[in-house]
Model confidence (mean pLDDT): 81 of 100. Transfer RNA from Kapaibacterium sp. (SeqCode), 74 nucleotides, folded computationally.

RNA sequence: GCACCCGUAGCUCAGCUGGAUAGAGCAUCAGAUUCCGGAUCUGAGGGUCGUGGGUUCGAAUCCCGCCGGGUGUG
Numbered sequence: 001g002c003a004c005c006c007g008u009a010g011c012u013c014a015g016c017u018g019g020a021u022a023g024a025g026c027a028u029c030a031g032a033u034u035c036c037g038g039a040u041c042u043g044a045g046g047g048u049c050g051u052g053g054g055u056u057c058g059a060a061u062c063c064c065g066c067c068g069g070g071u072g073u074g
Base pairs, nucleotide, nucleotide: 001073002072003071004070005069006068007067010026011025012024013023019057028044029043030042031041032040050066051065052064053063054062
């Protein structure tokens, strides 16, 4: 340089045959329980879906550029 894959919550990921409110587990916070913790149970907060454009009535999802990471290869 070329090819392919990945980027979604603090972390690990799902969702990618376009459809209305973007989710799970862990973590965090609050409450219950406990003498206090831990464990357990209940609830809450947290995301402009890497970034900039395009297509569309509608984009995390499709197309293009860019950025970052990984694998293979001359």
Background: RNAcentral records the identical sequence in 5 taxa. The source organism's lineage runs through Bacteria, Pseudomonadati, Eximiradiia, Kapaibacteriaceae (SeqCode) and Kapaibacterium (SeqCode). The sequence is in RNAcentral, with records from ENA. Rfam family: tRNA. Rfam describes the family as follows. Transfer RNA (tRNA) molecules are approximately 80 nucleotides in length.